[in-house]
Context: one part of a larger RNA
RNA sequence: GACGAACGCUGGCGGCGUGCUUAACACAUGCAAGUCGAACGGGAUCCGGAAUGCUUUUUGUGUUUUGGUGAGAGUGGCGAACGGGUGAGUAACACGUGAGUAACCUGCCCCCUUCUUUUGGAUAACCGCAUGAAAGUGUGGCUAAUACAGGAUAUUCCAGGCUGGUCGCAUGAUUGGUUUGGGAAAUGGUUUGGUCUGGUGGGGGAUGGGCUCGCGGCCUAUCAGCUUGUUGGUGGGGUGAUGGCCUACCAAGGCGGUGACGGGUAGCCGGCCUGAGAGGGUGGGCGGUCACACUGGGACUGAGAUACGGCCCAGACUCCUACGGGAGGCAGCAGUGGGGAAUAUUGCACAAUGGGCGGAAGCCUGAUGCAGCGACGCCGCGUGGGGGAUGAAGGCCUUCGGGUUGUAAACUCCUUUCGACAGGGACGAAGCUUUUGUGACGGUACCUGUAUAAGAAGCACCGGCUAACUACGUGCCAGCAGCCGCGGUAAUACGUAGGGUGCGAGCGUUGUCC
Numbered sequence: 001g002a003c004g005a006a007c008g009c010u011g012g013c014g015g016c017g018u019g020c021u022u023a024a025c026a027c028a029u030g031c032a033a034g035u036c037g038a039a040c041g042g043g044a045u046c047c048g049g050a051a052u053g054c055u056u057u058u059u060g061u062g063u064u065u066u067g068g069u070g071a072g073a074g075u076g077g078c079g080a081a082c083g084g085g086u087g088a089g090u091a092a093c094a095c096g097u098g099a100g101u102a103a104c105c106u107g108c109c110c111c112c113u114u115c116u117u118u119u120g121g122a123u124a125a126c127c128g129c130a131u132g133a134a135a136g137u138g139u140g141g142c143u144a145a146u147a148c149a150g151g152a153u154a155u156u157c158c159a160g161g162c163u164g165g166u167c168g169c170a171u172g173a174u175u176g177g178u179u180u181g182g183g184a185a186a187u188g189g190u191u192u193g194g195u196c197u198g199g200u201g202g203g204g205g206a207u208g209g210g211c212u213c214g215c216g217g218c219c220u221a222u223c224a225g226c227u228u229g230u231u232g233g234u235g236g237g238g239u240g241a242u243g244g245c246c247u248a249c250c251a252a253g254g255c256g257g258u259g260a261c262g263g264g265u266a267g268c269c270g271g272c273c274u275g276a277g278a279g280g281g282u283g284g285g286c287g288g289u290c291a292c293a294c295u296g297g298g299a300c301u302g303a304g305a306u307a308c309g310g311c312c313c314a315g316a317c318u319c320c321u322a323c324g325g326g327a328g329g330c331a332g333c334a335g336u337g338g339g340g341a342a343u344a345u346u347g348c349a350c351a352a353u354g355g356g357c358g359g360a361a362g363c364c365u366g367a368u369g370c371a372g373c374g375a376c377g378c379c380g381c382g383u384g385g386g387g388g389a390u391g392a393a394g395g396c397c398u399u400c401g402g403g404u405u406g407u408a409a410a411c412u413c414c415u416u417u418c419g420a421c422a423g424g425g426a427c428g429a430a431g432c433u434u435u436u437g438u439g440a441c442g443g444u445a446c447c448u449g450u451a452u453a454a455g456a457a458g459c460a461c462c463g464g465c466u467a468a469c470u471a472c473g474u475g476c477c478a479g480c481a482g483c484c485g486c487g488g489u490a491a492u493a494c495g496u497a498g499g500g501u502g503c504g505a506g507c508g509u510u511g512u513c514c
Base pairs, nucleotide, nucleotide: 001513002512003511005510006509007508008507009506012381013380014379015378016377017376018374019373020339025337026336027335029334030333031332034078035077036076039075040074046068047067048066049065050064051063052062053061054060085292086291087290095216096215097214098213099212100211101210104209105208109205110204111203112202113201115199116198117151118150119149120148126141127140128139129138130137131136157182158181159180160179161178162177163176164175165174166173167172188196218264219263220262225255226254227253230252231251232250233249234248235247236246237245267289268288269287270286271282272281273280274279294315295314296313297312298311317328318327319326320325345371347370348369349368353367354365355364356363357362384414385413386412387411394405395404396403397402418455420450421449422448423447424446428441431438432437458503459502460501461500462499463484464483465482469498470497471496472495473494479486480485
């Protein structure tokens, strides 16, 4: 000098930041991922019209029919792999940096282009039945689609055969001709005809990723030898793709004092702290990346996961149970217990920014924007300013003369920041909708006015280092202390008081780094 700090004393205001460093301990409760009726069947409810019956009439009510509204649930599509959290594991191509991919993938988006043809059978919802305490499950019947399946057609697409050109970086890349085989599709809205939105095949782009390699960054030799899928080859399998990634056979290799192997520790980086620099330390917030999601294992779906709020199995734990069986996973946001020196509200809003879905309106969004709490940090402001000597009183000291507190106070003149009260009152709103309307923050910031010096100062130190001295008490006691050291009767070093010094809404102490 610095800090995600803690502790002690003290504490006026504001702005911007920041806040479980420990138990990756266990979690009550609420919320954190939905959306689309312009893909589909269906339709509870409510509203209106008509016919008719009941009612003594009004009011009303039942049945049928018709128009609108369209909840919940379901099929289907997209999203749920983003966003958010944590740092356990990991010494590794995990990360950083620079290359390679002639060994690869890429939904939505953009550009170019081809086509959008013909059929079919189911199934959920629903209606029954059965079973179970529940979670749920089974079975019979009906129905739709942009769900599913078959056929047709198709290019430079895919696979194979034959045959040319160009090029390179070894395997090869690229582009022609011919032939065989294979492969598509879905509608919806609006209008009455032009498009739009979708769908399908192909090419290109963008974005995002996968894989490989060079180099770089911890400690330990009281770890010196390690290795059998091990190192390489051939055939095969697997993958989007290379590869011992896996497998059969063959060879016997491969790594190591430039530290292999083992052990310990640790997410990595941009950065941050310190320092003149070189360097040393560190990785909290923010940004990038990796890994993880109760512990261990596994795959499914999908463009993308081996998936935090999906599934299956095993385990530990917790809960429900009719004892047969079921349910759960806060290292999301709040919050609780526990641990700890120690770390916040079970807040408001989608107004803005961004994301998902949707043609849109819109819905969802504990991302985000804000508010609350904490002097935890940084920065700013205030607690008044000018004048004022009878140098008042009081305190302390005294050589008793006085000195000091001290222009300090009183007194007088002035000002009103911040705070208080009253009145007014935003920008952020671009957009969306177009008729209106739409701000959580917030009646906040800010402006104007009113009143009064009024409501606002402490903490540490004073032997030397180190700025700042006297008195009393104590008497090697009580105590102080970072080092040297002080205290045993005149203590500037202990305790108190007066005075002084330093910093100031803070000041000290402790811890850690330079």